Transfer RNA from a Candidatus Micrarchaeota archaeon, 72 nucleotides, folded computationally. The sequence was found in a public genome assembly. Model confidence (mean pLDDT): 82 of 100. Taxonomically the source falls in Microcaldota (Archaea, Nanobdellati). Rfam family: tRNA. About the family: Transfer RNA (tRNA) molecules are approximately 80 nucleotides in length.
[in-house]
RNA sequence: GCCGCUGUAGCUCAGUGGUAGAGCGCGUGCAUGGUAAGCACGAGGUCGCGAGUUCAAUCCUCGCCGGCGGCU
Numbered sequence: 001g002c003c004g005c006u007g008u009a010g011c012u013c014a015g016u017g018g019u020a021g022a023g024c025g026c027g028u029g030c031a032u033g034g035u036a037a038g039c040a041c042g043a044g045g046u047c048g049c050g051a052g053u054u055c056a057a058u059c060c061u062c063g064c065c066g067g068c069g070g071c072u
């Protein structure tokens, strides 16, 4: 330099056009003599950045940035 994959909650990851989710973690409550485990509820998101297509974009297209891998 070229090619491919990837970027979504604090962490690990789903979601492939129509209001963004799970597990773990965190908070509150229940429960217990008390703690852990357990149960219920809740908080937490400019979906990497910018532009385009579309009535509508996390999703499609282009550019940029970061990460991983391959080739020379």
Base pairs, nucleotide, nucleotide: 001071002070003069004068005067006066007065010024011023012022013021018055026042027041028040029039030038048064049063050062051061052060